[in-house]
TPP riboswitch aptamer (THI element) from a Myxococcales bacterium, 99 nucleotides, folded computationally.

RNA sequence: GCUCACCGCUGGGGGUGGCCCGGGCGCGCCCGGGCCUGAGAGAGACCCCUCGAACCUGAUCCGGCUAGCACCGGCGGAGGAAAGCGACCAUGACCGACA
Numbered sequence: 001g002c003u004c005a006c007c008g009c010u011g012g013g014g015g016u017g018g019c020c021c022g023g024g025c026g027c028g029c030c031c032g033g034g035c036c037u038g039a040g041a042g043a044g045a046c047c048c049c050u051c052g053a054a055c056c057u058g059a060u061c062c063g064g065c066u067a068g069c070a071c072c073g074g075c076g077g078a079g080g081a082a083a084g085c086g087a088c089c090a091u092g093a094c095c096g097a098c099a
Stems, first nucleotide, its partner, number of pairs: 001094001003093003007086004011049004017036009055080003061074004
């Protein structure tokens, strides 16, 4: 310097699982409680918005691990996926100048 991060406003996108117990019934679903992981397990909160692994699809996927989910690796930087404006230079990145 003010491009980005960071900050603010408005708008938008997204997920909500596993296990156990109790109850109900139409027997694999609903309701309530507890536990696990997680930012978030319906919270009006959390995460993400193209420099896009928020999230979705493949997928009731494959291997490991776990009580199970989670997690790790693969699939895979595969295919999709939601943005504009403002403020600031304190800090970080970047660019430039001077010593």
The sequence was found by an Rfam model in a public genome assembly. Its mean pLDDT, the model's own confidence on a scale to 100, is 80. Its Rfam family is "TPP riboswitch aptamer (THI element)". Its family is annotated with thiamine pyrophosphate binding in the Gene Ontology.